[in-house]
């Protein structure tokens, strides 16, 4: 990249750098020089995956912990549309 299968009304931001955009696309609507995006650094959520506890079970599911492996931390995936349209997660080519 592409498929498959889940999730997306909960939850969580500080410091440096940096110097005009940001929120995928379209409208809309908003955030932003009282500093955007990006980059680094600490911190934080959360339970995909792995690991570890307790339950029920044929499969499997269901609660708990949170060192790892990704993810995420304005606003309901921001709203409306296209619902596989985007994003993440785990397998598989």
């Nucleotide at each position: 990249u592409u498929u498959u299968u889940a999730u997306a009304c909960a939850g969580a931001g500080g410091c440096g750098u940096g110097g005009a955009g940001a929120g995928a696309c379209a409208g809309g609507c908003u955030c932003c020089c009282u500093g955007a995006a990006g980059c680094g650094c600490c911190g934080g959520c959360a339970a995909c995956c792995c690991u570890c506890c307790g339950g029920a079970u044929c499969a499997u599911c269901c609660g708990g912990a949170a060192c790892g492996g990704u993810g995420c931390c304005a606003a309901u995936u921001c709203c409306u549309g296209a619902c596989c349209a985007u994003a993440u997660a785990a397998a598989a080519a």